RNAcentral holds the full RNA, with entries from SILVA.
A computed fold for a 680-nucleotide part of an RNA from Leuconostoc fallax KCTC 3537, annotated as large-subunit ribosomal RNA, domain II.
The coordinates come from a structure-prediction model, not an experiment, and the mean pLDDT is 86.
NCBI's taxonomy places the organism under Bacteria, Bacillati, Bacilli, Leuconostoc, Leuconostoc fallax.
Context: one part of a larger RNA
RNA sequence: ACCGGCGAGUUACGGUAUCGUGCGAGGUUAAGGUGGAAAGACCGGAGCCGCAGCGAAAGCGAGUGUGAAUAGCGCGAAUAGUACGAUGCUGUAGACCCGAAACCAGGUGACCUACCCAUGGUCAGGAUGAAGGUGAGGUAAAACUUACUGGAGGUCCGAACCGGUGCAUGUUAAAAAAUGCUCGGAUGAACUGUGGGUAGCGGUGAAAUUCCAAACGAACCUGGAGAUAGCUGGUUCUCUCCGAAAUAGCUUUAGGGCUAGCCUCAUAAUAAGCAUACUGGAGGUAGAGCACUGUUAAGCCUAGGGGCCCAUCUCGGGUUACCAAAGUUUGAUAAACUCCGAAUGCCAGAUAUGUAUGUAUGGGAGUCAGACGGUGAGUGAUAAGAUCCAUCGUCGAAAGGGGAACAGCCCAGAUCGCCAGUUAAGGUCCCUAAAUAUAUGUUAAGUGGAAAACGAUGUGAAAGUGCAUAGACAACUAGGAUGUUGGCUUAGAAGCAGCCACCAUUUAAAGAGUGCGUAAUAGCUCACUAGUCGAGUGCCUUUGCGCGGAAAAUGUACCGGGGCUAAACAUAUUACCGAAACUGCGGGUGUACUUUAAAGUACGCGAUAGGAGAGCGUUGUAUAGGCAAUGAAGGUAGACCGUGAGGACUGCUGGAGCGUAUACAAGUGAGAAUGCCGGU
Numbered sequence: 001a002c003c004g005g006c007g008a009g010u011u012a013c014g015g016u017a018u019c020g021u022g023c024g025a026g027g028u029u030a031a032g033g034u035g036g037a038a039a040g041a042c043c044g045g046a047g048c049c050g051c052a053g054c055g056a057a058a059g060c061g062a063g064u065g066u067g068a069a070u071a072g073c074g075c076g077a078a079u080a081g082u083a084c085g086a087u088g089c090u091g092u093a094g095a096c097c098c099g100a101a102a103c104c105a106g107g108u109g110a111c112c113u114a115c116c117c118a119u120g121g122u123c124a125g126g127a128u129g130a131a132g133g134u135g136a137g138g139u140a141a142a143a144c145u146u147a148c149u150g151g152a153g154g155u156c157c158g159a160a161c162c163g164g165u166g167c168a169u170g171u172u173a174a175a176a177a178a179u180g181c182u183c184g185g186a187u188g189a190a191c192u193g194u195g196g197g198u199a200g201c202g203g204u205g206a207a208a209u210u211c212c213a214a215a216c217g218a219a220c221c222u223g224g225a226g227a228u229a230g231c232u233g234g235u236u237c238u239c240u241c242c243g244a245a246a247u248a249g250c251u252u253u254a255g256g257g258c259u260a261g262c263c264u265c266a267u268a269a270u271a272a273g274c275a276u277a278c279u280g281g282a283g284g285u286a287g288a289g290c291a292c293u294g295u296u297a298a299g300c301c302u303a304g305g306g307g308c309c310c311a312u313c314u315c316g317g318g319u320u321a322c323c324a325a326a327g328u329u330u331g332a333u334a335a336a337c338u339c340c341g342a343a344u345g346c347c348a349g350a351u352a353u354g355u356a357u358g359u360a361u362g363g364g365a366g367u368c369a370g371a372c373g374g375u376g377a378g379u380g381a382u383a384a385g386a387u388c389c390a391u392c393g394u395c396g397a398a399a400g401g402g403g404a405a406c407a408g409c410c411c412a413g414a415u416c417g418c419c420a421g422u423u424a425a426g427g428u429c430c431c432u433a434a435a436u437a438u439a440u441g442u443u444a445a446g447u448g449g450a451a452a453a454c455g456a457u458g459u460g461a462a463a464g465u466g467c468a469u470a471g472a473c474a475a476c477u478a479g480g481a482u483g484u485u486g487g488c489u490u491a492g493a494a495g496c497a498g499c500c501a502c503c504a505u506u507u508a509a510a511g512a513g514u515g516c517g518u519a520a521u522a523g524c525u526c527a528c529u530a531g532u533c534g535a536g537u538g539c540c541u542u543u544g545c546g547c548g549g550a551a552a553a554u555g556u557a558c559c560g561g562g563g564c565u566a567a568a569c570a571u572a573u574u575a576c577c578g579a580a581a582c583u584g585c586g587g588g589u590g591u592a593c594u595u596u597a598a599a600g601u602a603c604g605c606g607a608u609a610g611g612a613g614a615g616c617g618u619u620g621u622a623u624a625g626g627c628a629a630u631g632a633a634g635g636u637a638g639a640c641c642g643u644g645a646g647g648a649c650u651g652c653u654g655g656a657g658c659g660u661a662u663a664c665a666a667g668u669g670a671g672a673a674u675g676c677c678g679g680u
Stems, first nucleotide, its partner, number of pairs: 001680006011093013026049003032043003053060002063075004096234002099231001103224006114198009123188001125157003128153001132149006161185003166181004200216001202212002209218001237615006247260005261367002263364006273355005278349004287340001288338002293334003297330004302324001304323002306320005370395007378387002400411003415587004420583003426577003429562003435574001437573006448564001454548002458545005464539004475532005481505003486500003511526001515524002588605007616669001618666007626658002634653005640647002
């Protein structure tokens, strides 16, 4: 891992609602007794519930309490219960099952290990050479010096022994801590044998929460015990009808509860409900506005303040690229501004039309982590697949088609069958069902098939305006002069460093000069003019589609792919494809209605939590009636029947028990629980 078996809402006593049965203003017995083959039979009325309530009570009583009250008000009265059974839920019990870490009690452990007590044992060999001693020297005597002797030490080197430093191996190991090499101590606070002691709210500890029998921040064993678990996991057959919530309030509450909301079932009165229209209302949002409250730009006007000047004993006077109230003109701004003010939404109605909900009482729930999308706000950075509200949708609990793939987007809500039809979204060159459709344009960028500020004689459309056959624009040819080198400045300044002025003449035209250039001149060029040429040419605005701006990590890789110049984009049109939508035909089923009732009609039949209903199967019991060696159960194979759980039949196997009908009772259905046991 698979297969097989086992494996989870039970039982007792209460409560409550519904259903059934009996009796009914009553209902019923309990213990106990009688009795029998067996009793659900017969006694037994104690007790319990009901038949009357109100009041704290005395008490009164269809009333009573309050009260001064005959008022008012509160609670009552104007009849239905009770016993048993079944089912749902619930209380007390382990109470659907498994699961803690823990807590407490009583015991068992110091053969491991920590420390202690008693009594024994062990430590090759080598090195060093303390004190002391003796001799010699030395001294007044000492001290002292030196040689020898001596043999101290938590002394040195190093086996046994004890340990465990580094590295490697080992890591389902040879081993639940080892092996190899290496390393520390090795006469000591050394190591070790045997016997003994200290015990869990404890001991022991050269102290690490260390050790106390391979897991110790409190050992192990048994018991309390099925501790408790607002937590996780699991919870077993079928079909039918309906079908949620992820919100509010409160909560030592926030992943749990309670009540309400939303679901379901029953009952009752009923037609209240909902949608649209109309009518009548309340309101201060969007917008707008500046009349209030604030904010705010420019000006005018002008108090006040500042600067400067005059004066200065005081009174003062003048002035201003300063600040500036109030007033005034123009122009703005606000969630906590409003002189105004919608659309929606909300409330209401002896209204109209359509629809069928709504309400009350009672039984049973589940839900309280929501997600994304559109819209309107807040928080945030007008960030987030962010967060928090409001409102609608989808998912949740929804399959099907589209979106390449893709809970939340678009279309559309699957009762079942059909080798029928029509459409939706979206599509129609190939992959791939259907247009290589039609008409008119646009795009040249593979734009389409990712992006901004900004930039650009890309290109299409529309409008305005200038010049133009009295010849424009572009190009080419020629001219582009004179006073004059204008004046000033300057070393110089001659059109062209800078400042000022910018006239006049000759002209077809030519600036006191557009740019390059020179030290300054010179030189080139432009404006301007004529000629050649011969028809359009400049500028500006709005707009469609394109261009650049544009760098990312495995491999093209920002159309799903091929590929496309339309098979791209815009506008218009006609076909077709396309779903479980709609239609057709046939079947099933729910609800309601209808006297063609084994029939018809209408509307339904996605579904998690959950509510309600109807069934299948397993084991046993009772009754009835059966099967079986001419082969029961079980096993196995098969093209049978039923909407399903399931049920027959036949063959083979097997070799002794087993169905059917009705009723009852349950150890009653497994795929999941890191389930338990067994097998492979």